[in-house]
Molecule: Bacterial RNase P class A
Organism: Deltaproteobacteria bacterium
RNA sequence: CGGCGCAGGCCAGACGAUCGCCGGUGUCAUUAACGAUACCGGAGGAAAGUCCGAACACCACAGGGCAGGGUGCUCCAUAACGUGGAGUCGCGGCAACGCGAAGGAAAGUGCAACAGAGAGCAGACCGCCCGGCACUCAGUACGCUAAAGUGUCGGGUAAGGGUGAAACGGUGCGGUAAGAGCGCACCAGUUUUCCGGGUGACCGGGAAAGCUUGGUAAACCCCACCCGGUGCAAGACCAAAUAGGGGAACGUUUCGGGCUGCCCGUCCGGGUUCCCGGGUAGGUCGCAGGAGGUGCCGGGCAACCGGCAUCCAUAGAUGAAUGAUCGCCGCCCUUUUCGGGGGUGACCCUCAAAAGGGAACAGAAUUCGGCUUACGGGUUGCGCCGGCCG
Numbered sequence: 001c002g003g004c005g006c007a008g009g010c011c012a013g014a015c016g017a018u019c020g021c022c023g024g025u026g027u028c029a030u031u032a033a034c035g036a037u038a039c040c041g042g043a044g045g046a047a048a049g050u051c052c053g054a055a056c057a058c059c060a061c062a063g064g065g066c067a068g069g070g071u072g073c074u075c076c077a078u079a080a081c082g083u084g085g086a087g088u089c090g091c092g093g094c095a096a097c098g099c100g101a102a103g104g105a106a107a108g109u110g111c112a113a114c115a116g117a118g119a120g121c122a123g124a125c126c127g128c129c130c131g132g133c134a135c136u137c138a139g140u141a142c143g144c145u146a147a148a149g150u151g152u153c154g155g156g157u158a159a160g161g162g163u164g165a166a167a168c169g170g171u172g173c174g175g176u177a178a179g180a181g182c183g184c185a186c187c188a189g190u191u192u193u194c195c196g197g198g199u200g201a202c203c204g205g206g207a208a209a210g211c212u213u214g215g216u217a218a219a220c221c222c223c224a225c226c227c228g229g230u231g232c233a234a235g236a237c238c239a240a241a242u243a244g245g246g247g248a249a250c251g252u253u254u255c256g257g258g259c260u261g262c263c264c265g266u267c268c269g270g271g272u273u274c275c276c277g278g279g280u281a282g283g284u285c286g287c288a289g290g291a292g293g294u295g296c297c298g299g300g301c302a303a304c305c306g307g308c309a310u311c312c313a314u315a316g317a318u319g320a321a322u323g324a325u326c327g328c329c330g331c332c333c334u335u336u337u338c339g340g341g342g343g344u345g346a347c348c349c350u351c352a353a354a355a356g357g358g359a360a361c362a363g364a365a366u367u368c369g370g371c372u373u374a375c376g377g378g379u380u381g382c383g384c385c386g387g388c389c390g
Stems, first nucleotide, its partner, number of pairs: 001386007009379002013329001015327005021042008044361001048372002051370005056231004063264004068227005073087005088102001089100004103222002108220002110216002125161002127157010138145002169187006188212002190209008235285004245276006255269005292311008331358007339351004
């Protein structure tokens, strides 16, 4: 200097002018309202997705069981989470680091195209070995016979070859008719056991046993743990209006409703369903003082926790405000100047001027903790790799 990795902050900011909005505070005016004026404040890192979790509100004797759903290595953090931190193991990367749907396949069931003999406790296509029969060749004493070869039948085998992504441990030696963990040595896996380190997942080491016992569970399933429901269009209050009207069917604890979907249990009530007709749908609250922000100190590797101080006039709209125009400065990029300065040096660093250009994704609607997705340009710190110079 370039590329990469990780963490965090900032990202049209400030000023001026003209006009236009919303909220708040003060003053004036008004019976009150409308209004005027001064000041203060007015979208995000994701406000998006609505994927998780909660706060809060209401239902409810939130009881039991089944179904259903979620999580899934260990420890810790948190109000909680499917989140976060630290680690273990596995995979990717030269590395810094990144990713992981990471319990169980020896409880059971299922699935794996094609090829192949055979794809789970399977299997013989080409082969290898033994025996029988026939033929060929050679010899012959013409009865037959040795070796080799070919064909066929029977038996043995799974070491060699082939198919396949994958073939029921691997290499070597012995053994065998030929072979095979059949035996042995070494290695890998599995089971049992012992020692050391660690809270633990797990890591390292030793011994025994020829035991060799595929894959897949974001397939069904098994195991462990966890889970009330509905949601600010929740809910509370105020005001107003009407005809709190009419008819039909069923019904008096055998019915209707609530407690998730079902059952049990339990609670409430005599109403339940359908049709015709009428009125209202307005306002206030909820609505922003919190699992809050900031600073410092302490504990902890960290996530985070504790203590002290301090701040809160910091958006609160309701068909939905925070805007538009102009000017200047600022930020970033490119080019130019025989520009200036620094350096031992590296077309290394830095400054000034001029011209041209650029700024993405995107807008609160109850709030908060996360996750996911979209996104342009620059900047700060630490680390890895490479190049050049000294």